Model confidence (mean pLDDT): 83 of 100.
This is a predicted structure of a 1508-nucleotide RNA (small-subunit ribosomal RNA) from a Cryomorphaceae bacterium.
Lineage of the source: Bacteria > Pseudomonadati > Bacteroidota > Flavobacteriales > Cryomorphaceae.
């Protein structure tokens, strides 16, 4: 000091959450020692035992019990207060401390500072005086009586430092007086007069202790007052002893404290009253501080003592271990009565996460008591327990690689890791065990004894006394010996791998892992923290500047009140004086002590804990400075305000009038319609509408002017005129002389909508109604149409009342409009002051943007805000006829709501531009039959896989068996095949033969070669199996699409906080991000073209199997032969096309030109090529490969079956339907490619598929080998000389084998179909279309498929406005899994808090009324006493009890209302894009719901146009 988290990424806002300390803590694992400290936070619950406050014989009487001594003695004793002492009891101090606890208490409790001229004070301390003399008594003893018992009552008799009486008496107290002098007032103080009144105790060792009165000090309390001390306004009014006087009582003492009488006071927004919590401070925690939190130990105060109440006694209490009295509860009991109070100190039970020992001791320190010794002391000082915390020690050290062994990881013959770690060698020995020594803490009272002086004190010397304790500490000996855990290891955060699990189990502080490769779950090896501890919870600060005084904001993020006038308050102009309150400064007081810092010093260090300083940031008090703010006086114009002129406006109220239009009513004309809408209907209309004219009523609203115009605080105001009324601006500088500004509460104003009362009612128009649109349509459109809309008066009081921007002041660059005014002759051109628009700079801002109208830079003064949702809800309280309006929360719940800009995507937004995309054509699917391929269904099986475009004559370039991966049945396990290696063998195959379907079994026959090295061959035996199982969502690889579409980066500058941007965008051009201009870019890659290929033209070259023009020869004929290269051809190699030229056009690039020339013209036609990425697209069934499964089977042979099934629907083709044609006959003309288990001439046969024979070709040589067309004839429009499916016979060919389940031939047969419905496909030129060819797969073939060749050879394109794809720019987004998105609201279901309720049920306080204990005060007392008094009786008041209305809180309630949360429920789609009707506000109706309309508001609406 920060850090993770909203987002695809980015800044900004803004919460959540971490990392630090801490603790009187618990809790889980684990534990070796000390030191020094803590130790019932809960139930102020409830307590057995026991201890915790007594002590003095130097006050008394006296003596039970104990010891002595003595005297008797029956040895049992017993008897003397005589000594020692001393139980009980008179009497004296002390019990009011010390010790606990936190119930009460928001108050003079407490802190802090000051007063008492308004007060007390036992013991102590100084000073002065002073104690005479008398009296009854009572307790104890004893005697008797009652009671279980506590305890009591009567008799008698006694003492005192107990108690009375009387003298004496004071600077003592009262009364009436002088005088002097002092205070801020009451008032005090000296000094003195005169009268009255009030004390003493006594023991002694004679030393003294003690007692009385006064005044003084010490100390310790009272009391009063300044200030400061929690939360709530959803507590706003409280208060009768209340405030205040007089006068009296009481008290130590003031004081309504109490009482009686006047008098109405007091207290509250600077928070009274009531409600809830809550002791207080010194301090402690944390924090840079300033703050927040807290109040255990320690110390200061206070209040409490079983609730509650009351006094007595004393110096002191209304008393913790007294009293009394009421009550709850617990105890004893002979039931008549009693008896108790651990919030001392141990303990006990209970609560509870949770907190010790029924220990020892007065040895020190400290208190009572005493004249001491001494007792008393659960305070105290030690022990014990607890890792509850802080501190310090140990669990060894050094040296030692074959880097061992396990384990762990691995690419596995190997290598990492564990790891110097071990073992082993060497050394220590704190600590642990034993054994030995051993302290301080104690000095002092007291004893003895000396010394000074004044027989008592100071002091010296020596003795006594220790519970911790034989404890710390020491020093010997043994010996690595007795000692390490516990959390993490995805990121923040230090530390990573393997198994297991498979959205299960589970981790989680936040983000978040987990659905088959999990560094994030569980083990396990390894590592990082920390360490006798480590985590976890739980709480506090803190980080959080996240309540912001230091130190936040409010235009879209949460946050300016709609708007003014104004009241307290807050805050203020200029000069001069005075004061000296704030201020500042200097002294003095005080701010206990511990505690924090600093220096030292002590326990071996630390902790701890002593000494000293320092500070305690405070408060009072005094003195002094006067500059600022106060206050007071005295002035002054600048600020406000007035006044005088002029001025301006849609400013207000009220009243008059006016014309346009509607609409409705007469009255003509006039006829079949109108009206509406996308299209239509509902609706009007022959009863005469609409249309058109004239006349008439009516309400409402004011067109052009009219603007980015004015004016008003806002809200809001628009024909015209007339009254009143406010305001505002300008000049002028006349008056006033600071009078300003802001403004909680509070008045008034406030659009639309609603209300209430009377009125009016033309058009509009919520609700309704009816027609439409739709799945529906409760909307949107259409026809009506009621309320309202509109006068008046009176409610209401909200709006996206917005500039989402409070008012008021001053100050800060420009530039351009325009509105109202002044000046200067003035219509130019200026200045100027008041509004009021656009732009732009610094600055400001998160960024959009704002920018003299600030969202800039400073002053005051008001308002609001602190994460989203619950929610502007509940409850309560004001207000209002109501509707509702103010004002305003919590449970619960999420980790995110959010604001700006970025890049994409999308969009029933634009704009530009392209594609056989539309269109213009040709042809065809969609109808028919047939073939194929897929769904579906079927079946034992119909093996998988492709499935929108991008699956569906696709893997399949060949499914009768094999193929086959399926399905029945049968068979076989090291196995089908191959390899190595090695033993024995001479076989093995082959045939036959049984049984089998068949592999398979069983038996029989036969039976090697050789160069003699070997070779083959099957058998055994080992190794390495096999798997078309399953994951294409683990992969490689390969492939489809977008899309051959023009895009997709990058380096370095630049601009942006930054994601990003620029470059790549603009103007142009192109097929193309081509290329050209411009240009904060300025170059580069990937892609485009280009480079290869084929093809169109030519030249060379070469010349066989091609080819033959010349020249020979030869046939019936042929290049058939010699020969030739000249032409075709083959094939090498080249040439040639670039807008090169020429015109126009343009800056260029480039276009256009039927240009020119050229075989080709403008990428010449084709082909190969497919950038960055997209579809988690396809393929684990080609291939390969992780990772999972099987292993007498999911391996593997074998026979059949089945992939070929058929109601049925879907694709892709073949044939068709005919005369551009069918058939018949005749006649041409190709390319490309195949061919030896083959192609096959030719000849024979067969109608024909094909047989036989033969030759030639392993192929520019032989062969397969053309149809369309071209001629000629026929047929004549019809289900036919069309079509040719189906069937039925006979064949052919392959093949072990054509039943399921080939092809092909031949006679016959002769279906459907006569150009095809919505709807759809191809295709721009050697193209469509038509037409035959070959090829691979292959034995044959279900091919009509596919891949190629070449013959024949069109027509169209105006155009880009519409569909559907692509580009690029721009806008809008609530999308980023990206429109197949996001998303809203009712219902349905489970779950959670939580409001209402008919009541029940507690609780604290408060009022009345009734009772009324103890007990002080009062009054009486005939009893009792000599007295003094006291008993009895009674009044007042009161704790407590009862009643009885009410009000406050708290808890549960059948039932019922929203909310919130839950992977796949249900009904629509409200919103986001112009979201398909722009959308929110507010307000009323209506509707399953989102919502839907009205009316009036806002831009936080897109797109065009228009005006400026």
């Nucleotide at each position: 000091a920060g850090a993770g988290u909203u987002u695809g990424a980015u800044c900004c806002u803004g919460g959540c959450u971490c990392a630090g300390g801490a603790u009187g803590a618990a809790c889980g694992c684990u534990a070796g020692c000390g030191g020094c400290a803590g130790g019932c936070u809960u139930a102020a619950c409830a307590c057995a035992u026991g201890c915790a406050a007594g002590u003095c014989g130097a006050g008394g009487g006296g003596c039970a019990g104990c010891a002595u001594a003595a005297u008797c003695u029956u040895c049992g004793g017993a008897u003397u207060g005589a000594u020692g002492g001393c139980g009980a009891c008179c009497g004296g101090c002390g019990c009011a401390c010390g010790g606990g606890u936190g119930c009460g208490u928001a108050a003079c409790g407490c802190g802090u500072a000051u007063g008492c001229a308004a007060c007390c004070u036992a013991c102590c301390u100084g000073u002065u005086a002073c104690a005479g003399g008398g009296g009854g008594a009572u307790a104890g003893c004893c005697c008797g009586g009652g009671g279980a018992a506590a305890c009591u009552c009567g008799g008698a008799u006694u003492a005192a430092u107990a108690c009375c009486c009387c003298a004496u008496a004071a600077u003592a107290u009262u009364a009436c007086g002088a005088a002097a002098u002092c205070g801020c007032a009451u008032g005090g103080u000296u000094u003195u007069g005169u009268a009255a009144u009030u004390a003493a105790a006594a023991c002694u060792u004679c030393g003294g202790u003690g007692g009385u009165a006064a005044c003084a000090g010490a100390u310790g309390g009272g009391c009063a007052u300044g200030c400061g001390u929690a939360a709530g306004a959803u507590u706003a009014g409280a208060u009768a002893g209340u405030u205040g006087g007089u006068g009296a009582g009481g008290u130590a003492a003031c004081g309504g404290c109490u009482c009686a009488c006047c008098a109405a006071g007091u207290c509250a927004a600077c928070g009274a009253u009531c409600u809830u919590u809550a002791g207080g401070g010194g301090g402690c925690c944390u924090g840079a501080g300033a703050g927040g939190g807290u109040g255990a130990a320690c110390c200061c105060c206070c209040a409490c003592a079983c609730u509650g109440g009351u006094a007595c006694u004393g110096a002191g209490a209304c008393a913790c271990g007294g009293a009394c009295c009421a009550g709850a509860c617990u105890c004893c009991u002979a039931c008549g009565g009693g008896a108790g109070g651990c919030a001392g100190c141990a303990g006990u039970g209970a609560g509870g996460a949770a907190u010790a020992u029924u220990g020892g001791g007065c040895a020190a320190u400290g208190g009572g008591c005493g004249a001491g010794a001494g007792c008393c002391u659960g305070a105290c000082c030690c022990a014990g327990c607890c890792a509850u915390g802080c501190c310090g020690c140990g669990u060894g050290a050094a040296g030692g690689a074959a880097g061992a062994c396990u384990g762990c990881c691995u690419u596995a013959u190997g290598g990492g890791u564990u790891g110097u770690a071990a073992a082993c060698u060497u050394c220590u020995u704190u600590u642990a065990u034993u054994u030995g020594g051993g302290a301080a803490u104690a000095a002092a009272c007291c004893c003895g004894u000396c010394u000074a002086c004044g027989u008592g004190u100071a002091g010296g010397c020596g003795g006594c006394u220790g519970a911790a304790u034989g404890u710390a500490c020491c020093a010997a000996a043994u010996g690595a010996a007795u000692a390490a855990g516990c959390a993490c290891c995805g990121g923040c955060u230090a530390a990573c791998u393997c198994c297991g699990u498979g959205c299960c189990a589970g981790c989680a502080g936040c983000c978040g892992c987990g659905g088959u490769a999990a560094u994030a779950c569980g083990g396990a090896g390894g590592g990082u923290g920390c360490a006798a501890g480590c985590g976890u919870u739980a709480u506090c600060c803190g980080g959080a500047u996240u309540c912001a005084u230091u130190g936040g904001g409010u235009u879209u993020a949460a946050a300016g009140g709609g708007u003014g006038c104004g009241u307290a308050g807050g805050c203020g102009g200029c000069u001069u004086a005075a004061u000296a309150a704030g201020u500042c400064a200097g002294u003095g007081g005080u701010g206990a002590a511990a505690u924090c810092c600093c220096g030292g010093g002590g326990c071996u260090c630390a902790a701890c804990u002593c000494c000293g300083g320092a500070a305690c940031u405070g408060c009072c008090a005094u003195u002094g400075a006067u500059a600022c703010u106060g206050u007071u006086a005295a002035g002054c114009u600048u600020g406000a305000a007035u006044c005088u002129a002029u001025u301006u406006g849609a400013a207000g109220u009220g009243g008059g009038c006016g014309g346009a239009a509607u609409a409705c009513g007469a009255c003509a004309u006039g006829u079949a319609g109108c009206g509406g809408u996308g299209a239509a209907a509902u609706g009007c209309a022959u009863a005469g509408a609409u249309a058109u004219g004239u006349c008439g009523u009516a309400g409402a609203a004011c067109a052009c002017c009219g603007a980015u115009u004015g004016c008003g605080a806002a809200g809001g105001c628009a024909g015209c005129u007339c009254a009143c009324u406010a305001a505002g601006u300008u000049a002028g500088u006349a008056u006033u002389g600071a009078c300003g500004c802001u403004g909680a509460u509070g008045c008034a104003c406030g659009a639309a909508a609603g209300c209430g009362u009377g009125g009016g009612g033309a058009g509009c128009g919520a609700a309704c109604a009816g027609g439409a649109u739709u799945a529906g349509a409760u909307a949107c459109c259409c026809u009506g149409g009621u309320a309202g809309u509109c006068c008046a008066c009176g409610c209401c009081g909200u709006a996206a009342a917005c500039g989402a921007u409070g008012g008021u002041c001053a100050c800060u660059c420009g530039c351009u409009g325009u509105u109202g005014g002044c000046a200067a002759c003035a219509c130019a051109c200026u200045g100027u002051c008041a509004g009021u628009g656009g732009c732009u700079g610094a600055g400001c801002g998160a960024a959009a943007g704002c920018a003299u109208u600030a969202a800039g830079u400073g002053a005051c003064c008001c308002a609001c805000c602190u994460g989203g949702g619950g929610a502007g809800u509940a409850c309560g309280u004001u207000c209002g006829c109501a509707a509702g309006a103010a004002u305003g929360a919590a449970a619960c719940u999420c980790a995110a709501a959010g604001g700006a800009a970025u890049u994409g995507a999308c969009g029933g937004g634009g704009g530009c531009c392209c594609g056989c995309a539309c269109a213009a054509g040709c042809g065809g699917u969609g109808g028919a039959g047939c073939a194929u391929g897929u769904g579906g269904u079927u079946u034992a099986a119909u093996u998988c896989g492709a499935u929108g475009a991008u699956a569906c004559g696709c893997g399949a370039g060949g499914a009768a068996c094999c193929u086959u991966a399926c399905c029945a049945g049968g068979g076989c396990u090291u196995a089908a095949a191959u390899g190595u290696a090695g033993a024995a063998u001479g076989a093995c195959a082959g045939g036959c033969u049984g049984g089998g379907a068949a592999a398979c079994c069983a038996g029989c026959c036969c039976u090697u070669c050789u160069u003699c090295g070997g070779a083959c061959a099957a058998u055994c035996u080992a190794c390495a199996a096999g798997g078309u199982g399953c994951u294409g969502c683990a992969u490689g690889g390969u492939u489809g699409u977008c899309g051959u579409c023009a895009g997709c980066u990058c380096g370095u500058g630049c601009c942006g906080u930054g994601a990003g941007g620029u470059g790549u965008c603009g103007g142009g051009u192109u097929a193309a991000g081509u290329c050209c201009c411009a240009u904060a870019a300025c170059g580069a890659g990937c892609g485009c073209a280009a480079c290869c290929c084929c093809u169109a033209u030519u030249u060379u070259c070469a010349g066989u199997u091609g080819c033959c023009a010349u020249c020979g020869g030869g046939u019936a004929a042929u290049g058939c032969c010699g020969g030739g290269g000249a032409c075709u051809c083959u094939g090498g190699a080249g040439a040639a096309a670039c807008u090169g030229c020429c015109u126009g056009c343009g800056u260029a690039a480039g276009c256009a030109g039927a240009g020119a020339g050229g075989a080709a013209g403008g990428u010449g036609g084709g082909g190969a090529u497919g950038a960055c990425g997209u579809c988690a697209a396809a393929u684990c069934a080609u291939c390969a490969c992780g990772g999972c499964c099987c292993u007498u089977a999911c391996g593997u042979c074998c026979u059949g079956g089945g992939c070929c099934a058929c109601a049925c629907a879907c694709g892709u083709g073949c044939u068709a339907c005919a005369a551009u044609g069918g058939c018949c006959g005749g006649u041409a003309c190709a390319g490309a490619g195949g061919g030896c288990a083959g192609c096959u001439a030719c000849c024979c046969c067969g109608c024909g598929a094909g047989g036989g024979g033969a030759u030639g070709c392993g192929a520019a040589u032989c062969u397969c080998a053309a149809a369309a067309a071209c001629c000629g004839g026929u047929c004549u429009c019809a289900g036919u000389u069309c079509g040719g499916a189906u069937c039925g016979u006979a064949g052919u060919c392959u093949g072990c084998a054509a039943c399921u389940c080939g092809a092909c031939u031949a006679c016959g047969u002769g279906a459907a179909g006569c150009u095809g419905g919505a709807a759809u496909c191809g295709c721009u030129a050697g193209u469509a279309a038509u037409c035959g060819c070959g090829c691979a797969u292959c034995a044959g073939c279900c091919a009509u498929g596919g891949c190629g060749c070449g013959g024949u050879g069109a027509a169209u394109a105006c155009g880009u406005u519409c569909c559907c794809g692509g580009g690029c720019c721009u806008u809008g987004u609530a999308c980023a899994c990206a429109c197949c998105g996001c998303c809203c609201g009712u219902c349905a279901a489970g779950c959670c808090a939580u409001g209402g309720a008919a009541g029940c049920u507690g609780g604290g306080g408060g009022u009345a009324c009734c009772u009324g204990a103890a007990g002080u005060c009062g009054g009486u007392g005939a009893c009792c006493g000599a007295a003094a008094g006291g008993a009895g009786c009674u009044g007042c008041c009161u704790a407590g009890g009862g009643u009885a209305a009410a009000a406050c809180u708290a808890g549960u309630g059948a039932c019922u209302g929203g909310g919130g949360c839950u992977a796949a429920g249900u009904c629509g789609u409200a919103a986001c894009a112009a979201g398909g009707u722009a959308g929110c506000c507010g307000u009323a109706c209506c509707g399953g719901a989102a919502g839907g309309u009205g009316c009036g508001g806002c831009u936080g609406g897109a797109a065009u146009a228009c005006c400026u």
Overview
It matches the Rfam family "Bacterial small subunit ribosomal RNA". RNAcentral holds the sequence, with entries from ENA and SILVA.